[in-house]
RNA sequence: CGAGUAGACAGGAUGGUCGCUGGCUGACGCGUUCGCGCGGCGGCGAGAGGAAAGUCCGGGCAUCACAGGACAUGGUGCUGGAUAACGUCCAGCGGGGGUGACCCCAGGGAAAGUGCCACAGAGAGUAGACCGCCCUCCGAGCUCUUCGGGGCUCCGGGGGUAAGGGUGAAAGCGUGAGGUAAGAGCUCACGGCGGCCCCGGGGUGACCCGGGGCGGCGGUAAACCCCACCUGAUGCAAGAGUUCUGGAGCUGGCCCUUGGGCCUCGGGUGUCCGUCCGCGCCUCCAGAGUAGUUCGCUUGAGCCCUGGAGCAAUUCAGGGCCUAGAUGAAUGGCCAUUGCCAACGAGAGGGUGACCGAUCGUCGGUACAGGACCCGGCUUACAGGCUGCUCGGGCU
RNA sequence: GCCCUCUUAGCUCAGUUGGAUAGAGCGCGGGAUUCCUAAUCCCGAGGCCGCAGGUUCGAUCCCUGCAGAGGGCA
Repeated sequence: CGAGUAGACAGGAUGGUCGCUGGCUGACGCGUUCGCGCGGCGGCGAGAGGAAAGUCCGGGCAUCACAGGACAUGGUGCUGGAUAACGUCCAGCGGGGGUGACCCCAGGGAAAGUGCCACAGAGAGUAGACCGCCCUCCGAGCUCUUCGGGGCUCCGGGGGUAAGGGUGAAAGCGUGAGGUAAGAGCUCACGGCGGCCCCGGGGUGACCCGGGGCGGCGGUAAACCCCACCUGAUGCAAGAGUUCUGGAGCUGGCCCUUGGGCCUCGGGUGUCCGUCCGCGCCUCCAGAGUAGUUCGCUUGAGCCCUGGAGCAAUUCAGGGCCUAGAUGAAUGGCCAUUGCCAACGAGAGGGUGACCGAUCGUCGGUACAGGACCCGGCUUACAGGCUGCUCGGGCU
Repeated sequence: GCCCUCUUAGCUCAGUUGGAUAGAGCGCGGGAUUCCUAAUCCCGAGGCCGCAGGUUCGAUCCCUGCAGAGGGCA
């Protein structure tokens, strides 16, 4: 210098001026149920993010009578820990990739069962005989002969065989020996990969090291499925209060003194069951001038600093702070100075040199994007410089 | 704001227990027919199946993440 890899940072600043949103407040005017409300004018201080985004996970909160059991549905899938919780994070284990720094893994089960494996190929899953190899029978030819027969080659028929060739992504685990007419896990030895069980050592554990027994051997579970664990549904347009208009529907039986009790029927979120009744008198539908209006609504698993525990994620203690709540939806425009980046030009100075380079000037740029109930994550978008590490090259 | 669905040729759509040359109609180009045109008949071109990654021997189809379009809810 080039290429790469990991981590943390930070998302401009100050002043002026004109506006916007909501809060507190001053005097004035109007109204008043004397609490206060409304109006315009003035003052003070506040006002988007690291992703506010995508809405992909998890939680709070709210309603559905309860959120109890089973099923269904959906999801997750190595171990330990963190957490309110998670599919997130941290630390590890195992596997894979890279020369390396380092990165990636839906990482349980294919030995419960079922399905699928196109084309090619003989055969694609308790397989298969195309070529080959081997045995045998019939026939032909050649040849040897002790004349009984034997050997070789070829054509055809029957049978055996998964060693070899060939097809394919994949051909029933691999190598060697025995065995055989030829062969074959057919048998044996050694080895590979799973499963179940036992023993010794280490580790909280996944797992690692060593030994033994039984039994198995294609792939696919981001195919159905099995196993373990989690899971009720809907989302602030949830939901609650409040005012009005129009329409529709409805009152089970018995006992008893009002009020209650019992029985039956019906109703109550995906299904069923159970319990219960905050069910049987009000309920439902449509609309209210551009979502009638108010609440929910912002003090919260909150932020900052210091110290302790822990490898870390995180947590504990103490102190300090209050930091948007809009609703066709505010947080902006302009000017000046300045910061940062890039290009071009000049260039003090350093070095034998390649080259490095403070500083100055001109012009340009300053991203991605914006709350809408609130948090924790993930993912995606994005201008910028910084630090550690790795590989390669050059110069001195 | 919240929820759901879709994306295949120029246009409208098929196609999925995953199997390779991905189809149809309209349109487009060429030819035949006709004096010429339309209609009709014949032939042909045109697709990275929205993008990227993964699972698999193999992906339009299965999974994940993005992008774009459409719809619903007071």

This is a predicted complex of two RNAs, RNase P RNA and transfer RNA, with 470 nucleotides together. Rfam match: Bacterial RNase P class A. From the family's description: Ribonuclease P (RNase P) is a ubiquitous endoribonuclease, found in archaea, bacteria and eukarya as well as chloroplasts and mitochondria.